[in-house]
Context: one part of a larger RNA
RNA sequence: CCGUGGUUAAGGAACUCGGCAAACUGACCGCGUAACUUCGGGAUAAGCGGUGCCCCUAGUAUGUGGCCGUGUACAACGGUUGCAGAAUGGGGUCGCAGUGAAACGGGCCAAGCGACUGUUUAACAAAAACACAUGUCUCUGCUAAGACUUUAUGUCGACGUAUAGGGACUGACACCUGCCCGGUGCUGGAAGGUUAAGGAAGGGGGUUAGCGCAAGCAACGCUCUCGACCGAAGCCCCAGUAAACGGCGGCCGUAACUAUAACGGUCCUAAGGUAGCGAAAUUCCUUGUCGGGUAAGUUCCGACCUGCACGAAUGGUGUAACGACUUGGUCACUGUCUCAACCACGGGCUCG
Numbered sequence: 001c002c003g004u005g006g007u008u009a010a011g012g013a014a015c016u017c018g019g020c021a022a023a024c025u026g027a028c029c030g031c032g033u034a035a036c037u038u039c040g041g042g043a044u045a046a047g048c049g050g051u052g053c054c055c056c057u058a059g060u061a062u063g064u065g066g067c068c069g070u071g072u073a074c075a076a077c078g079g080u081u082g083c084a085g086a087a088u089g090g091g092g093u094c095g096c097a098g099u100g101a102a103a104c105g106g107g108c109c110a111a112g113c114g115a116c117u118g119u120u121u122a123a124c125a126a127a128a129a130c131a132c133a134u135g136u137c138u139c140u141g142c143u144a145a146g147a148c149u150u151u152a153u154g155u156c157g158a159c160g161u162a163u164a165g166g167g168a169c170u171g172a173c174a175c176c177u178g179c180c181c182g183g184u185g186c187u188g189g190a191a192g193g194u195u196a197a198g199g200a201a202g203g204g205g206g207u208u209a210g211c212g213c214a215a216g217c218a219a220c221g222c223u224c225u226c227g228a229c230c231g232a233a234g235c236c237c238c239a240g241u242a243a244a245c246g247g248c249g250g251c252c253g254u255a256a257c258u259a260u261a262a263c264g265g266u267c268c269u270a271a272g273g274u275a276g277c278g279a280a281a282u283u284c285c286u287u288g289u290c291g292g293g294u295a296a297g298u299u300c301c302g303a304c305c306u307g308c309a310c311g312a313a314u315g316g317u318g319u320a321a322c323g324a325c326u327u328g329g330u331c332a333c334u335g336u337c338u339c340a341a342c343c344a345c346g347g348g349c350u351c352g
Base pairs, nucleotide, nucleotide: 001347002346003345004344005343006342007341008340010338011337014336019333027051028050029049030048031047036041038172052093053092054091055090056089062084063083064082065081066080067079068078069077070076094098106331107330108329109328110327111326112325113323114322118130119129135169136168137167138166139165140164146156147155148154173318174317175316176315178248179247180246183245184244185241186240187239188238189237192236193235194234198230199229202226203225204224205223206222207221210217211216249267250266251265252264253263276310277307288304289303290302291301292300
């Protein structure tokens, strides 16, 4: 010097990103216990007191065997004899100290998020992430949909049958879940347009029997090619559908102080954000403004609303209980600190 423990005057978070770490608390018994609440909880809430040993209460209460008797006879009752053996109350006594050591919750207030128990990055993340019960939509009528696959007369689904099974989203509970179907998707429709393979009227080229003096023409067959017209789904088209993907405006004017605008005008849109919430895990400007808390508060809590850029199952707003979650405050407590000291053990180091 390092590590692990122990103690510390006065102060008591002044330390620090932050009470990190440490300390306090702690067992049992008795008393007592708030807001809130889903009436279960919250709760060991909080807070307060007691605890050794001896004597009496008392070998009592009580528990439990044996034997005898009654008896409606595996019941019940009575008697007797054993074993175990309190509480409570009273009195006394010792120490600084009686759960005499050890094991053995610190508490409270407020807010955010997630309802909860649970799960997770084996070896830097345990969480507000995942899951969850609940809700909704959608597919599936059984050789189900869907999935695996060696593609089979296979397997799962399921020895199940729509109160079943698959997929997606949401995420207890309470109150709710607004408007938009123009785009994309899905579902339904079939009149018209477009349209493949295929079919095909017809046309053109090559070849050459034949014809022709020649130039050339040219049947059948074979072959190359063009092709009117016929021709499904799909797409165009017409509807529906948002707990499908998603979306949910701008400018100008106006009231007898001022300010503001219930009101009016105008442009655009598929429709222009409803309820609720709001400087928020979302607010740039911003340490917004006001109030609370502090001597002093970029954090925190309550409001306001000017929402850069909340908003309703990519759920909205609340919410008791719960959380090794996050944030702020507070009591107790302390070597975290003012400010350091000493002790024990182990290591380093020096000497051997």
Molecule: large-subunit ribosomal RNA, domain IV
Organism: Bacteroidota bacterium